Predicted 3D model of a 73-nucleotide RNA (transfer RNA) from an archaeon. Model confidence (mean pLDDT): 82 of 100. Rfam family: tRNA. The family's RNA type in Rfam is transfer RNA. From the family's description: Transfer RNA (tRNA) molecules are approximately 80 nucleotides in length. Rfam links the family to the GO term triplet codon-amino acid adaptor activity. The sequence is in RNAcentral, with records from ENA.
RNA sequence: GGUCCUGUAGUCUAGUGGUUAUGAUGUUGCUUUCACAUAGCAAAGAUCGCCAGUUCGAUUCUGGCCAGGACCA
Numbered sequence: 001g002g003u004c005c006u007g008u009a010g011u012c013u014a015g016u017g018g019u020u021a022u023g024a025u026g027u028u029g030c031u032u033u034c035a036c037a038u039a040g041c042a043a044a045g046a047u048c049g050c051c052a053g054u055u056c057g058a059u060u061c062u063g064g065c066c067a068g069g070a071c072c073a
Stems, first nucleotide, its partner, number of pairs: 001072007010025003018056001027043005049065005
């Protein structure tokens, strides 16, 4: 330099053109315990990498850029 893949809460992740964006883990609070752990309940936490385009409507489709990865040279 070329081809391809991935980017979604602190971390890992589901999702697919349609109005509440999913779950786990972590965090905080409450209950339980003499206390801790476990367990249960609840809450907070996301500009769906950025910019533009298509569309009535984009997390999803298209283009560019950025970051990471694989392969080729």